A computed fold for a 389-nucleotide RNA from a Bacillota bacterium, annotated as Bacterial RNase P class A. The coordinates come from a structure-prediction model, not an experiment, and the mean pLDDT is 79. The gene name in the source record is rnpB. It matches the Rfam family "Bacterial RNase P class A". The family's RNA type in Rfam is ribozyme. Its family is annotated with tRNA processing, dimeric ribonuclease P complex and ribonuclease P activity in the Gene Ontology.

RNA sequence: GGAGUGGGCCACGCGUCCGCUCCCGCGCAAGCGGGGGAGGAAAGUCCGAGCUCCAUAGGGCAGGGCGCUGGGUAACACCCAGGCGGGGCGACCCGACGGAAAGUGGCACAGAAACACACCGCCCUGCAUCGCUUUGGCGAAGCGGGGCAAGGGUGAAAUGGUGCGGUAAGAGCGCACCAGCGGUGUGGCAACACACCGGCUGGCCAAACCCCGCCCGGAGCAAGGCCAAAUAGGGGGCGACCGGCCGCGUCCGCUGCGGCGGAUCGCGGACGGCGGUGUCGGCCCGACGCCGCAUUAGCCCCGGGUUGGCCGCAUGAGGCGCCGGGCAACCGGCGUCCUAGAUAGAUGGACGCGCGCGACAGAACUCGGCUUAUCGGCCCACUCCACUU
Numbered sequence: 001g002g003a004g005u006g007g008g009c010c011a012c013g014c015g016u017c018c019g020c021u022c023c024c025g026c027g028c029a030a031g032c033g034g035g036g037g038a039g040g041a042a043a044g045u046c047c048g049a050g051c052u053c054c055a056u057a058g059g060g061c062a063g064g065g066c067g068c069u070g071g072g073u074a075a076c077a078c079c080c081a082g083g084c085g086g087g088g089c090g091a092c093c094c095g096a097c098g099g100a101a102a103g104u105g106g107c108a109c110a111g112a113a114a115c116a117c118a119c120c121g122c123c124c125u126g127c128a129u130c131g132c133u134u135u136g137g138c139g140a141a142g143c144g145g146g147g148c149a150a151g152g153g154u155g156a157a158a159u160g161g162u163g164c165g166g167u168a169a170g171a172g173c174g175c176a177c178c179a180g181c182g183g184u185g186u187g188g189c190a191a192c193a194c195a196c197c198g199g200c201u202g203g204c205c206a207a208a209c210c211c212c213g214c215c216c217g218g219a220g221c222a223a224g225g226c227c228a229a230a231u232a233g234g235g236g237g238c239g240a241c242c243g244g245c246c247g248c249g250u251c252c253g254c255u256g257c258g259g260c261g262g263a264u265c266g267c268g269g270a271c272g273g274c275g276g277u278g279u280c281g282g283c284c285c286g287a288c289g290c291c292g293c294a295u296u297a298g299c300c301c302c303g304g305g306u307u308g309g310c311c312g313c314a315u316g317a318g319g320c321g322c323c324g325g326g327c328a329a330c331c332g333g334c335g336u337c338c339u340a341g342a343u344a345g346a347u348g349g350a351c352g353c354g355c356g357c358g359a360c361a362g363a364a365c366u367c368g369g370c371u372u373a374u375c376g377g378c379c380c381a382c383u384c385c386a387c388u389u
Stems, first nucleotide, its partner, number of pairs: 001385010012354007020037007039360001043371002046369005051220004058285004063216005068082005083097001084095004098211002103209002105205003119152002121148007129140004160178006179201001181198007224311004234302005241273003245269005250263005274292006318337008355358001
């Protein structure tokens, strides 16, 4: 000097005038003064929560999420550190990261064959035939028998790989190294790593269904409260019990006139068992509430009124600085600051100057993340290349 990698910051700036909005103070009011006013993604609505209500709110199934290990956090599918695998010369980056001996399923086409069938072949041998040959024998073709999966072909992948030995020809048949699997030991919280031993060994896909482990109530600021106002306390339909006991009334019988017994009917009361219904996202159990002879509890349909105001609404798992702990994410302590709250929805207009010439782009309950879009500038650390000293 060039090319990169990781992290942090900024986001047109300054001045004048007028305009918009929130808060505080003064003022009867009009208004005046002071302080504040869109983002790094405010976007996507993909995750996680805070908060509000269901609501007194348990267990299970179904359903959903995550998936190496250890930490961080309010929590997470996020972040940090490490392991393993892959990419890169490197700084670094990526990861679909539990299980294929619980089961089911798929691997098209090609190929003999894709849980396993020999196409081309290699070797031995029997029966005839032919050619060559000095006896022994060598070679070719045909029909059969036996052995092989080492060589070739097909394929993304074919009975671990490479090499040597051995064999009739071969094969982990034996050996060396490597991979895989199993066992033992050492190190580490662990994932794993290393060493030694062993028999030689039948793939891939679970981001296929599934199994295993851990986690998970639902709905959402249009949540949810308060005030005011208005209407039709509207219309229609469906809609759940048994048992004996006690008291009163009625009727009948008896009576010693005190009452006793019986009957069914009506009313009321408590009890036992049960029924109906509502709440808990779906289902079951359980819990709780209401109703149980009713114009009922409750459910369904149609219709009417109210769409106004206020709260929620910004002090937060908050920002910044310093110190301590930790490899780090982050945690703790001390100090300091208050930094938008609209609701047909606030940031605009004009002028002047400057230059990095302005990209992507506007809050609507609030935060922690992830993802996507993006002009240009600055800072820190690290890697590689070239040159010089």